Molecule: Pistol ribozyme
Organism: unclassified sequences
RNA sequence: AAUCGUCUAAGCGAUUUCAAAAAAGGUAAUUAGGCUUAGAGCGUCCCCGAUAAUAUCGGGGGGUUUAC
Numbered sequence: 001a002a003u004c005g006u007c008u009a010a011g012c013g014a015u016u017u018c019a020a021a022a023a024a025g026g027u028a029a030u031u032a033g034g035c036u037u038a039g040a041g042c043g044u045c046c047c048c049g050a051u052a053a054u055a056u057c058g059g060g061g062g063g064u065u066u067a068c
Stems, first nucleotide, its partner, number of pairs: 001016005006040006026068004034042001044062008
């Protein structure tokens, strides 16, 4: 310097051309919920509807939490 950890900003961490993950402070519990904070609502979860039905599409809603 570039790329990645859903997106934007800031931080944190990883890698060196690959785009992934064993990393993103630790332990325990909880959750479908992705590293943190704010915002978003991409994934994801719930409800309803359609259809060629263990899947696809459309609409609405939620947006992990707690203790040390």